c-di-GMP-I-GGC riboswitch aptamer from a Chloroflexota bacterium, 86 nucleotides, folded computationally. The organism belongs to Chloroflexota, within Bacteria. The sequence was found by an Rfam model in a public genome assembly.

Formats: sequence, C1' cells, structure tokens
RNA sequence: CCUGAGGAAAGGCAAACCCUUCGAAAGACGGGGACGCAAAACCAAGGAUCUAAAGCUGAAAAGCCAAGACAGCCUGGUUGCCAAAG
Repeated sequence: CCUGAGGAAAGGCAAACCCUUCGAAAGACGGGGACGCAAAACCAAGGAUCUAAAGCUGAAAAGCCAAGACAGCCUGGUUGCCAAAG
C1' cells in the first nucleotide's frame, strides 16, 4: 500500500417513532430516541427512487415536466479510525 476477519470500543455516527421550526411536497435543521453503520464522513457527476407549488395537456380526474429531495439504494470522486490473516 492492497485488503476488511474482527472491534461500537480509544474516539464516532444515528433508522423507525415522538416534539419544535422551515417547506406546496418529497424532505430538512434542532431536541429526544437507537434499527443499525468500518466510511451511516463529504460531493447530486451517472443511474434508481420520491415530490412536483410553477408550466404544458385535459371538461375533470389525472398525466407529463422545469425544478427540488435523497450520500442510511447502487456506481463514481475526495478525505479518514483501527486492525487479524494474506
């Protein structure tokens, strides 16, 4: 250096759910809470998924979509703890 068997510890993160605030929504910040995580650290570049107030179509229901969300879906990029065997 490759690699990741094992470790939640030496030091970390925090799903669902509940509360506050923001948002049209998906969802996000903060508090509580732990299902889990060796990148569950960061980046929306590609794909997936979700929303779609505006816009287009439509008689309506609805459909499409600019745009947005998601890094704890996958790929890719950047950085990084520890460590068995090889």